[in-house]
């Protein structure tokens, strides 16, 4: 300075145009002499700004962070 890749819950990851999900953690309730397990149940997110489309987390464009490759 140039190209590709990436950004969704606290975390690690799904979701490819129509309603955002999973596991763990965190919480609340159950179980239990108690506590670990274990059941159930609730709260929690689409990096930022445009654009296209009835409709965007998904597509385009710039902007930010992050990574890998060239020079």
């Nucleotide at each position: 300075c140039g190209g590709c890749c990436u950004g969704u819950a606290g975390c690690u990851c799904a979701g490819c145009g129509g309603c955002a999900g999973a596991g763990c953690g965190c919480u609340c309730g159950g179980c239990u002499g108690a506590u670990a397990a274990c059941c159930g149940g609730a709260a929690g997110a689409u990096g930022g700004a445009g654009g296209u489309u009835c409709g965007a987390c998904u597509c385009c464009u710039c902007c930010c962070g992050g990574g890998c490759c060239g020079a």

Overview
This is a predicted structure of a 71-nucleotide RNA (transfer RNA) from Methylomirabilis sp. (SeqCode). Its Rfam family is "tRNA". Gene Ontology term of the family: triplet codon-amino acid adaptor activity. By type it is a transfer RNA. RNAcentral records the identical sequence in 4 taxa.